[in-house]
RNA sequence: GGGGCCGUAGUGUAGCUUGGACUAUCAUACCAGCCUGGGGCGUUGGCAACCCGAGUUCAAAUCUCGGCGGCCCCA
Numbered sequence: 001g002g003g004g005c006c007g008u009a010g011u012g013u014a015g016c017u018u019g020g021a022c023u024a025u026c027a028u029a030c031c032a033g034c035c036u037g038g039g040g041c042g043u044u045g046g047c048a049a050c051c052c053g054a055g056u057u058c059a060a061a062u063c064u065c066g067g068c069g070g071c072c073c074c075a
Base pairs, nucleotide, nucleotide: 001074002073003072004071005070006069007068010028011027012026020058030046031045032044033043034042051067052066053065054064055063
């Protein structure tokens, strides 16, 4: 220098191909209630996210372009 894949709660992950409202999924962590003599387990609830910008569209996590970052291959 060229090419490919990827980026979503604190962490991991589904949703993207085929755009659709409402509270964006699940697990775990954390917080609170219940339970217990206390703790753990269990259970109920809560907290928390679409890498950044622009475009297309009635509507974008999803499509397009640019940027940033990570991984891999070629040179």
Transfer RNA from a Candidatus Woesearchaeota archaeon, 75 nucleotides, folded computationally.
Model confidence (mean pLDDT): 82 of 100.
Taxonomically the source falls in Candidatus Woesearchaeota (Archaea, Nanobdellati).
Its Rfam family is "tRNA". Its family is annotated with triplet codon-amino acid adaptor activity in the Gene Ontology. By type it is a transfer RNA.